[in-house]
RNA sequence: UGUUGACAAAGGCAAACCUGUCGAAAGGCAGGGACGCAAAGCUAAAGGGCCUUCAAACAGAUGGCAGCCUGGCCGCCGGA
Numbered sequence: 001u002g003u004u005g006a007c008a009a010a011g012g013c014a015a016a017c018c019u020g021u022c023g024a025a026a027g028g029c030a031g032g033g034a035c036g037c038a039a040a041g042c043u044a045a046a047g048g049g050c051c052u053u054c055a056a057a058c059a060g061a062u063g064g065c066a067g068c069c070u071g072g073c074c075g076c077c078g079g080a
Stems, first nucleotide, its partner, number of pairs: 003079003012037002017032006035067001041073003046070003049065003053061002
């Protein structure tokens, strides 16, 4: 450097649900809580997908999801 993830170790994150709070909603944030995660770190102005709102509907647009997939960037510890 490439590949890889052990019932090795150190540490990390935190689904559902509950409480508070922000939001029209999807959803966000904080605390509790752990289903899981080797990128469950970042990127939604990389592509696709899903959700929300406007719209009769389509097209289009608004906001959101990185814990849906792919890509990009960065990264802890270790095996061969």
The RNA shown here (c-di-GMP-I riboswitch aptamer) has 80 nucleotides and comes from a Clostridiaceae bacterium. Lineage of the source: Bacteria > Bacillati > Bacillota > Eubacteriales > Clostridiaceae. The sequence was found by an Rfam model in a public genome assembly. Its Rfam family is "c-di-GMP-I riboswitch aptamer". Gene Ontology term of the family: cyclic-di-GMP binding. The coordinates come from a structure-prediction model, not an experiment, and the mean pLDDT is 86.